[in-house]
């Protein structure tokens, strides 16, 4: 500085569910609460699911904790 690691140490994020509020919705934001996670940071670029119009096709969005893939970062027991 790289790289792999997670046995080590600071901490770290939060799922299902509940409450509120938004949106037709998939879902999302804020509280709670933790089932996980080593990037469960952040990106809708690829594939996939999902929703909503139309209903031949097709568009238009949700999901990063479905899976690549890009990019940022924390420690340093080995």
């Nucleotide at each position: 500085c790289g790289c792999a690691u997670u046995c080590a140490u600071u901490g770290c994020c939060c799922a299902a569910c509940c409450c509120g509020c938004c949106g037709u919705g998939a879902g999302g934001c804020g509280g709670g609460c933790g089932c996980g996670g080593a990037a469960a940071g952040u990106c809708a670029c690829g594939g996939g699911u999902c929703u909503u119009g139309c209903g031949u096709a097709c568009a238009a969005g949700a999901c990063g904790g479905c899976c690549g893939g890009a990019u940022u970062g924390c420690c340093u027991c080995c």
Record summary: This is a predicted structure of a 78-nucleotide RNA (c-di-GMP-I riboswitch aptamer) from Methylomonas sp. The prediction has a mean pLDDT of 80. The sequence was found by an Rfam model in a public genome assembly. Rfam family: c-di-GMP-I riboswitch aptamer. About the family: GEMM was predicted in a large-scale screen for bacterial structured RNA regulatory elements. Lineage of the source: Bacteria > Pseudomonadota > Methylococcales > Methylococcaceae > Methylomonas.